SAM riboswitch aptamer (S box leader), 116 nucleotides, folded computationally. Its mean pLDDT, the model's own confidence on a scale to 100, is 81. It was read from a public genome assembly, where an Rfam model found it.
[in-house]
RNA sequence: UUUUCAUCAAGAGAGGCGGAGGGACUGGCCCGACGAAGCCCGGCAACCGGCAUGCAGAAGAGCAGCAUGCAAGGUGCCAAUUCCAGCAGAAUCGACAUGAUUCUGGGAGAUGAUAG
Numbered sequence: 001u002u003u004u005c006a007u008c009a010a011g012a013g014a015g016g017c018g019g020a021g022g023g024a025c026u027g028g029c030c031c032g033a034c035g036a037a038g039c040c041c042g043g044c045a046a047c048c049g050g051c052a053u054g055c056a057g058a059a060g061a062g063c064a065g066c067a068u069g070c071a072a073g074g075u076g077c078c079a080a081u082u083c084c085a086g087c088a089g090a091a092u093c094g095a096c097a098u099g100a101u102u103c104u105g106g107g108a109g110a111u112g113a114u115a116g
Stems, first nucleotide, its partner, number of pairs: 002115001004113005013041001015040003021031003025086004042078003047074002050070006082108001087105007
């Protein structure tokens, strides 16, 4: 970097260092010296792994499977729904406008697991 699959409405500090930026991209709209990014500590979560219990199965045991729980391992995450929209369709409203609102699907993105 590419495949495939799953998830994206919840959750997470008034700590230390640091100093101006940040929210992927574009357009909006926001956050920021009542201190941004980044680093450390702390926390959240439970995707993978681990452990425990149960279910199912079975002659029996183990592996694999499913459910629930724990959280010392590997990631991840800790403003706003993935902050909103970005393409297509539908419904409603309508001053009929290249309009507004809502919904559905898709795209893009993020994270994990997986295969190369």